Transfer RNA from a Saprospiraceae bacterium, 72 nucleotides, folded computationally.
It matches the Rfam family "tRNA". It is annotated as a transfer RNA.
The RNAcentral record of the sequence draws on ENA.
Its mean pLDDT, the model's own confidence on a scale to 100, is 80.
[in-house]
RNA sequence: GGCUCCGUAGUUCAAUGGAUAGAAUACUUGAAUUCGGAUCAAGUGGUAGGGGUUCGAUUCCCUUCGGAGCUA
Numbered sequence: 001g002g003c004u005c006c007g008u009a010g011u012u013c014a015a016u017g018g019a020u021a022g023a024a025u026a027c028u029u030g031a032a033u034u035c036g037g038a039u040c041a042a043g044u045g046g047u048a049g050g051g052g053u054u055c056g057a058u059u060c061c062c063u064u065c066g067g068a069g070c071u072a
Base pairs, nucleotide, nucleotide: 001071002070003069004068005067006066007065010025011024012023013022018055027043028042029041030040031039048064049063050062051061052060
């Protein structure tokens, strides 16, 4: 250089083009406890950037960025 794959919450993973993008864990608050841990309840937090297709895009297309692999 060419080709293929991947990028979603602090972390690990879901989501057939259509409900407010969910779960676990972490974090915060509260309950409970002599205090803490464990437990229970509630909450905060996310689709790598840009453009296109579509009534509707995490999903399809193009491009940029980042990562991994194959090839010479």